Molecule: Purine riboswitch aptamer
Organism: Gottfriedia endophytica
RNA sequence: CUAUAUAUCGACAAUUUUCUUCAUAUAUCCUCAACAAUAUGGGUUGAGAGUCUCUACCGGGGCACCGUAAUACGCCCUGACUAUGAAGGCAGGAUGAUUUUGA
Numbered sequence: 001c002u003a004u005a006u007a008u009c010g011a012c013a014a015u016u017u018u019c020u021u022c023a024u025a026u027a028u029c030c031u032c033a034a035c036a037a038u039a040u041g042g043g044u045u046g047a048g049a050g051u052c053u054c055u056a057c058c059g060g061g062g063c064a065c066c067g068u069a070a071u072a073c074g075c076c077c078u079g080a081c082u083a084u085g086a087a088g089g090c091a092g093g094a095u096g097a098u099u100u101u102g103a
Stems, first nucleotide, its partner, number of pairs: 018089008026056001030048006041066002050057001058079006
């Protein structure tokens, strides 16, 4: 002086796909206000509450009930979404071992 390896610092680049099941939470539930419909109807909006919890608080169906009335409304079935945790699958990456072939 050159090359390589390691450590530290700095800069740049990259750091990826999603799916399923289970568990927990929440009962997809409850309370209130305003407005609205009326057996071809039974709803809309807003607020609160519920979770060691963000979000959501709805969709579909069935059976009743209310004889036109309202502070009006019951029961059941089914479907999730979201948050967290666990297990698994797919895809990708890294490393190690063995075997075969070639240099």